RNAcentral holds the sequence, with entries from Rfam. This is a predicted structure of a 100-nucleotide RNA (Purine riboswitch aptamer) from Paenibacillus lutrae. It matches the Rfam family "Purine riboswitch aptamer". From the family's description: Riboswitches are metabolite binding domains within certain messenger RNAs that serve as precision sensors for their corresponding targets. Allosteric rearrangement of mRNA structure is mediated by ligand binding, and this results in modulation of gene expression. A class of riboswitches that selectively recognises guanine and becomes saturated at concentrations as low as 5 nM. In Bacillus subtilis, this mRNA motif is located on at least five separate transcriptional units that together encode 17 genes that are mostly involved in purine transport and purine nucleotide biosynthesis. It has also been shown that some members of this family are specific for adenine instead. The coordinates come from a structure-prediction model, not an experiment, and the mean pLDDT is 75. The source organism's lineage runs through Bacteria, Bacillati, Bacillota, Bacilli and Paenibacillus.

């Protein structure tokens, strides 16, 4: 000095990972078909909705209804991706450094 191999320690950024906020999507929405309560106002299945996987349900409160149908309204997520912040060690490639 240069190549190749091995192992180990830092250091740099990327990336995975935990969480908060924000933003999109959806309005926790809508039809519809079976069954059930009535001291109640469920329960099952099935479709729509999102450049979208999954969810689409629970509690309140006000009105209604009367053997068959529920409306209003409040509240409080999940999930998907995207942006910003924190967090913690750690893995993963890449690079640097340095040691035999």
């Nucleotide at each position: 000095a240069u190549a190749a191999c091995a192992a180990a320690a830092c250091u740099g950024a990327a990336u995975g990972c935990u969480u908060u906020u924000c933003g999109u999507a959806u309005a926790a929405u809508u039809c519809c078909g079976g069954g059930g309560a009535u001291a109640g106002g469920c329960c099952c299945g099935g479709a729509a909705g999102u450049u979208u996987c999954u969810a689409c349900g629970a509690g309140g409160u006000c009105a209604c209804c009367g053997u068959a149908a529920u409306g209003a309204u409040c509240u409080g997520g999940c999930u998907a991706c995207g942006a910003a912040g924190a967090g913690a060690a750690c893995g993963u490639g890449c690079a640097g450094c340095c040691u035999a």